[in-house]
Parts: sequence; C1' cells; structure tokens
RNA sequence: CUCUUAUCCAGAGAGGUGGAGGGACCGGCCCAUCGAAACCUCGGCAACCUGAUUAAUUUCAAGGUGCCAAAUCCGGCAGAAGAAAGAAAAUCUGGAAGAUAGGAG
Repeated sequence: CUCUUAUCCAGAGAGGUGGAGGGACCGGCCCAUCGAAACCUCGGCAACCUGAUUAAUUUCAAGGUGCCAAAUCCGGCAGAAGAAAGAAAAUCUGGAAGAUAGGAG
C1' cells in the first nucleotide's frame, strides 16, 4: 500500500518547548495569539489484540496498539415518506469517504 472483518451519538488533560495554524478531502460551521500544529514529560480514557478467569458472549488486569473540543463536528451519493408545478430546508434509511483495531497478501 491492497483486500477483508469489526467498531465509530459513551469516555478521557495538565505542564514545558514552540509560534500560526488546526478540525482527512470539498462545502459549511467551529477551534486558535486568553497560544494552532508538531515534539517532550507526566496523567487519564477505552478495551481491538493479549493474559488470567468463568457455565457463559462472565469477570478482572492493562503487556502491544489506539484515543483524550464539538456524533467521524454537520453535510457530500442514493432512496423513502411528506409535499407537489417544481425545488430547497428539515426527518428517516442505506451507502461513499475516513479513522482505529484484528486477519490476509
């Protein structure tokens, strides 16, 4: 990097360095000099893999990852219902894209 499976309305931040961006992309809307990204230290959340345990899909731990503004921040494509001359907005369902983990190549 590609394929595949699962999950994504819960949860969890302080300090230091740094100095203008960040929230994947596009549109919107937000966050940010009352200090963005990135890095470091310490802390925390969760429980995919892992270990122990159970009658169990139970319970516990936290070694490998991951994560710690906003639902994956919302939408993007299609459909439904409704309305109807037609469309937009809003609602619901599914998908796409993305993220993380496990497996395969």
RNAcentral holds the sequence, with entries from Rfam and Ribocentre.
SAM riboswitch aptamer (S box leader) from Flexilinea flocculi, 105 nucleotides, folded computationally.
The source organism's lineage runs through Bacteria, Anaerolineae, Anaerolineales, Anaerolineaceae and Flexilinea.
Its mean pLDDT, the model's own confidence on a scale to 100, is 84.
Rfam family: SAM riboswitch aptamer (S box leader). Rfam describes the family as follows. The SAM riboswitch is found upstream of a number of genes which code for proteins involved in methionine or cysteine biosynthesis in Gram-positive bacteria.